[in-house]
RNA sequence: GCAAGCGGCCGGAUGGUCGCGGCAAUCCGUCGCAAGGCGGUGCGCCGAGGAAAGUCCGGGCUCCAUGGACAGACUGCCAGGUAACGCCUGGGCGCGCACGCCGUGAGGCAGGCGCGACGGACAGUGCCACAGAAAACAAACCGCCCGAUCGGUGUGAACCGGCCGGGCAAGGGUGAAAAGGUGGGGUAAGAGCCCACCGCGCGACCGGUAACGGGAGCGGCACGGUAAACCCCAGUCGGAGCAAGGCCAAAUAGGCGGCGAGGGGCAGUCCUCCCCGAUCAAGACGCCGCGGGUCGGCUGCUGGAGGGUGCGGGUGAUCGCACUCCGAGAGGAAUGACCGUCCGGACGAUUCGUCGUCCGACAGAACCCGGCUUACAGGCCGCUUGCGUGC
RNA sequence: GGUCGCGUAGCUCAGCUGGUUAGAGCGCUGCUUUCACACAGCAGAGGUCCGGGGUUCGAGUCCCUGCGCGACCA
Numbered sequence: 001g002c003a004a005g006c007g008g009c010c011g012g013a014u015g016g017u018c019g020c021g022g023c024a025a026u027c028c029g030u031c032g033c034a035a036g037g038c039g040g041u042g043c044g045c046c047g048a049g050g051a052a053a054g055u056c057c058g059g060g061c062u063c064c065a066u067g068g069a070c071a072g073a074c075u076g077c078c079a080g081g082u083a084a085c086g087c088c089u090g091g092g093c094g095c096g097c098a099c100g101c102c103g104u105g106a107g108g109c110a111g112g113c114g115c116g117a118c119g120g121a122c123a124g125u126g127c128c129a130c131a132g133a134a135a136a137c138a139a140a141c142c143g144c145c146c147g148a149u150c151g152g153u154g155u156g157a158a159c160c161g162g163c164c165g166g167g168c169a170a171g172g173g174u175g176a177a178a179a180g181g182u183g184g185g186g187u188a189a190g191a192g193c194c195c196a197c198c199g200c201g202c203g204a205c206c207g208g209u210a211a212c213g214g215g216a217g218c219g220g221c222a223c224g225g226u227a228a229a230c231c232c233c234a235g236u237c238g239g240a241g242c243a244a245g246g247c248c249a250a251a252u253a254g255g256c257g258g259c260g261a262g263g264g265g266c267a268g269u270c271c272u273c274c275c276c277g278a279u280c281a282a283g284a285c286g287c288c289g290c291g292g293g294u295c296g297g298c299u300g301c302u303g304g305a306g307g308g309u310g311c312g313g314g315u316g317a318u319c320g321c322a323c324u325c326c327g328a329g330a331g332g333a334a335u336g337a338c339c340g341u342c343c344g345g346a347c348g349a350u351u352c353g354u355c356g357u358c359c360g361a362c363a364g365a366a367c368c369c370g371g372c373u374u375a376c377a378g379g380c381c382g383c384u385u386g387c388g389u390g391c
Numbered sequence: 392g393g394u395c396g397c398g399u400a401g402c403u404c405a406g407c408u409g410g411u412u413a414g415a416g417c418g419c420u421g422c423u424u425u426c427a428c429a430c431a432g433c434a435g436a437g438g439u440c441c442g443g444g445g446u447u448c449g450a451g452u453c454c455c456u457g458c459g460c461g462a463c464c465a
Stems, first nucleotide, its partner, number of pairs: 001387010012342007020047004027040005049362001053373002056371005061241004072237005077091005092118001093116005100109003119232002124230002126226003141172002143168005149162005180198006199221001200219003205214003245299004255290006266283001268279003306325008343360007392464007401417004410448001419435005441457005
């Protein structure tokens, strides 16, 4: 210097003009005794993000509910962090990838990167297609071996073939998976049947907060897989959501109360219904007041598990202290456009000095935070590995 | 703000408690039949099971995540 991987950060810069949302000085008008309110003007200040997104988790806040258990949902190695988490950090163990070293071999060791829903399969139940002899209290197709018998060859020893009875689990074959592996002994043939080693299980004791690790010794090996199948064990969880919730409160209709008006027989009631008839004093009409709720308005609303710097504790996530900063608050919902200089990229022209045109990723707050996930042009920094070059 | 469902051939849909090679109807292509067409008959093609990752021996199916579409409640 280049390439790959991992981690972190930025995500156009700066100046001007106009526009938009919020706060609002000054001045003017108006109302009010005043404090101050309202309308106009508009100096000045502020105005999206690392994801504001998906809404996948966890909280704050608010209201309602609140005896307990079951059910249901979710989480699941260990320790720590945190307000909390399914998040983060550190550690343990396992798996995968590409190498390296040791061993004849089975196998072992060390480091790098990545991944892990990583409690339990001797509590119970279920499932394991096809293939295969057999798929879970194992089994025997080909095969190997022994015995009986029949046939053939042969002088014979013996060999070959068929059938019957039995032994074996080495070899072949099936499968994702076949009930330890390598080497030897042993045997009729074999087999942890026996031995050495490798692996595995139990394990006194030791180390570690723990997960777990080491391990004298013991065991011939038992206990297949699946819980992102039911389930068991341990733990967490009351419900709803800012359209939560609180305050003010119009017109119209209806409710309650008071006052007035009203003398007709209206509504209602009785006559089984209607008519006819009878009865009834406020239900109608007007005014005033009260209360509920709707339209609407105000609030909740942004100063907070907040940002920056420094010091300190800790491997780290993160925590503590000091100083300092204030960085949107709309409500059919603002955050944009243009110009100058620069930065980066593409294209074209070029007298190789430059010039011109176009573009600037993903995307946009809506009660607020902590995470995760997803989208993202381009750029910067650090670490590791490999290659090339120079000293 | 809260909750649920769907995505499989060109179209409409099946696919059980995970199992061999994913099916059906319509449509499409070729052949037969006809003077020709339709109908009918025979044969055939056609699939990233929405994308990615995981669990498992094995995933359309189970789990996680993303994308698209739809429905319901306030």
Predicted 3D model of RNase P RNA and transfer RNA as a complex of 465 nucleotides.